The part of an RNA shown here (large-subunit ribosomal RNA, domain VI) has 265 nucleotides and comes from Firmicutes bacterium ADurb.Bin080.
Context: one part of a larger RNA
């Protein structure tokens, strides 16, 4: 822009893509078969590799600043406590997120219609022959089935629900202008994201931040007091801190406002 009136959900599904793998082991049965050595087919059953998809409950990894220990220098007058710099100074844990090595799922089975190939009947050709007429079987393969997209599928699909029949201008096709239902801009934002887009929201409000409360982390803060010349150690104290996590709670920020949008064959 288009889908012959704006709209807003929901959906068929032409048609496109993905997946499509395979050991071993039990049993069947030491049967069939074979003198024997040896060792099946058919069926059922277990477990694996390796791919693939999705995910962080548990495992282990990251976690640049969440906790805690040190090391040397400065500096906040000194002690004390703290703060900078030194690879994130170093070290030793670590939340959410993100990943894998971790979890959990998958490939299964049916069905049709064939490939090679086996085969019924059956002439041409009094036999004969799977083919010429007609019928059957038959593959990890091909078409459903399974999983993802999909109506610009222009053959533009359905199906709910909203929203109206304004005013100008024109002979008339049309045109313009303001609205409706909706929609956007413009803002807080993340399950989204390179931008756009999608998403959850804008006071009739938990959308982000702060505050408080929790959950997990780290490990017993600082001060004070008791021991001890003194390093320390010990109570108060599972203290103190604490990024994303889960609530709650309007305190601050989403104010205020603009703009677009039907008049139907």
């Nucleotide at each position: 822009c288009g889908u012959a009136g704006g709209a807003u959900a929901u959906u068929u599904g032409a048609g496109a893509g993905g997946a499509g793998c395979u050991g071993u082991c039990c049993u069947u049965a030491g049967u069939a078969c074979g003198a024997a050595a040896g060792g099946a087919c058919c069926g059922g059953g277990a477990u694996g590799g390796a791919c693939a998809u999705a995910c962080c409950u548990a495992u282990g990894g990251u976690g640049c600043a969440c906790c805690a220990g040190u090391u040397g220098u400065c500096g906040u007058g000194c002690c004390a406590a703290c703060g900078g710099c030194a690879u994130a100074g170093c070290u030793g844990g670590g939340u959410a997120g993100c990943g894998a090595a971790g979890u959990a799922u998958g490939g299964c089975a049916u069905u049709g219609a064939u490939a090679a190939g086996c085969g019924c009947u059956g002439a041409a050709a009094g036999c004969a022959u799977c083919u010429a007429a007609g019928c059957g079987c038959g593959a990890a393969g091909c078409a459903a089935c399974c999983c993802u997209c999909a109506a610009g599928a222009u053959u533009a699909g359905a199906u709910a629900u909203c929203c109206c029949a304004u005013a100008u201008c024109g002979u008339a096709a049309g045109g313009u202008a303001g609205u409706a239902a909706g929609a956007c801009c413009c803002c807080u934002u993340g399950u989204a994201g390179a931008c756009a887009a999608c998403a959850a929201g804008g006071u009739u409000g938990a959308u982000a931040g702060g505050u408080c409360g929790g959950a997990g982390g780290u490990g017993u803060a600082a001060g004070u007091g008791c021991a001890g010349u003194a390093a320390u150690g010990u109570a108060u104290u599972g203290a103190g801190c604490u990024g994303a996590c889960c609530g709650a709670u309007a305190c601050u920020a989403a104010u205020a406002g603009g703009u677009c949008g039907a008049g139907g064959g």
Its Rfam family is "Bacterial large subunit ribosomal RNA". Gene Ontology terms of the family: structural constituent of ribosome and ribosome. Its mean pLDDT, the model's own confidence on a scale to 100, is 89.